[in-house]
Molecule: transfer RNA
Organism: Taxus chinensis
RNA sequence: GCACUCUUAGUUCAGUUUGGUAGAAUGCAGGUCUCAAAAACCUAAAGCCGUAGGUUUAAAUCCUAUAGAGUGCG
Numbered sequence: 001g002c003a004c005u006c007u008u009a010g011u012u013c014a015g016u017u018u019g020g021u022a023g024a025a026u027g028c029a030g031g032u033c034u035c036a037a038a039a040a041c042c043u044a045a046a047g048c049c050g051u052a053g054g055u056u057u058a059a060a061u062c063c064u065a066u067a068g069a070g071u072g073c074g
Stems, first nucleotide, its partner, number of pairs: 001073007010026004020057001029043004050066005
């Protein structure tokens, strides 16, 4: 230098195939239970889906550019 992959909740990751209400686990907070705690159960909060544009009635998803990380080739 070229090609490809990844970036989504505090953390680890689904969801992209087929555009149509953004999810799980874990953690944090509150509650039930207990003398108290742990465990278990219940509830809630936490996201402009890396960034900036474009297409579309509608974009995490399609297109373009770009940042970071990784792999391969030279």